[in-house]
RNA sequence: UUUAUAGUUCAGGGGAGCUGGAAAUCGGCCGGCUGAGAUUGUGUCCCGCAAGACACUGACCCUUUAACCUGAUCUGGGUAAUGCCAGCGUAGGAAGAAUGUUUAGCAUGGAC
Numbered sequence: 001u002u003u004a005u006a007g008u009u010c011a012g013g014g015g016a017g018c019u020g021g022a023a024a025u026c027g028g029c030c031g032g033c034u035g036a037g038a039u040u041g042u043g044u045c046c047c048g049c050a051a052g053a054c055a056c057u058g059a060c061c062c063u064u065u066a067a068c069c070u071g072a073u074c075u076g077g078g079u080a081a082u083g084c085c086a087g088c089g090u091a092g093g094a095a096g097a098a099u100g101u102u103u104a105g106c107a108u109g110g111a112c
Stems, first nucleotide, its partner, number of pairs: 001111005007099004011063004017033005026048003041056005068093003074087004
C1' cells in the first nucleotide's frame, strides 16, 4: 500500500510424529526437532533392561473460504531423523444450524 474477517448461542469434527539419553531398591520418564497442538488428570488393562493401548477429561485446531483422513511402504529436496519442506491438490472423503454485523475507523490475519 492492498486485501480478508463482526460477534453470540447451542451442537459437532480432528490429530498427537521423529529423535538422543536414562531403570529393576524399579520403570513406561527427561531432553532435542517441527508444529496451534506431539497427551492435563483419572480409571482399566497391558508392557519393559528400553517399554502403551483404550475410555472419559484438559489444552489446541477446525466445522464447507476445510482441521483432519485416504492415495502413501508415493515423487522431489533437505535433515541426526521424521508428512521436516514442496509436489500430488481445482484429487477422493470429511463435522452446522440459529441469531446477527455488513461501517472497515480501531483490532487481527494474508499478500506486495
The RNA shown here (TPP riboswitch aptamer (THI element)) has 112 nucleotides and comes from Fontibacillus phaseoli. The RNAcentral record of the sequence draws on Rfam. It matches the Rfam family "TPP riboswitch aptamer (THI element)". Gene Ontology term of the family: thiamine pyrophosphate binding. Lineage of the source: Bacteria > Bacilli > Caryophanales > Paenibacillaceae > Fontibacillus. Its mean pLDDT, the model's own confidence on a scale to 100, is 76.